[in-house]
RNA sequence: CAAAUGAAAAGGCAAACCUAUCGUGAGAUAGAGACGCAAAGCUAUAGGGUCUUUAUGAGACAGCCAGUUACCAAA
Numbered sequence: 001c002a003a004a005u006g007a008a009a010a011g012g013c014a015a016a017c018c019u020a021u022c023g024u025g026a027g028a029u030a031g032a033g034a035c036g037c038a039a040a041g042c043u044a045u046a047g048g049g050u051c052u053u054u055a056u057g058a059g060a061c062a063g064c065c066a067g068u069u070a071c072c073a074a075a
Stems, first nucleotide, its partner, number of pairs: 005073002012037002018031005035063001041068003047065002049061005
C1' cells in the first nucleotide's frame, strides 16, 4: 500500500410506538424515542426485488439484494 475483517476509542445514523403536517395510498418531513447499523453515507427513467393506486399509466421503498464513494483500527 492492497485485500479481507470489526476488537478498542472518538465521532455518526436511528426501527417500532407516539405527536403534528402533507399524500387516495405505499410513504414523506419535523419532534420525541432506540430495535438495531461498519457504510443504516449517496443512488429509485436507465440491474433485480417489494409495496401503493382511480392500474399498463403514475408513484413509494437505499433499514431487501445491488451499484458507487468513504472515516478509524487491534489481532

Overview
The prediction has a mean pLDDT of 79. The RNA shown here (c-di-GMP-I riboswitch aptamer) has 75 nucleotides. The sequence was found by an Rfam model in a public genome assembly.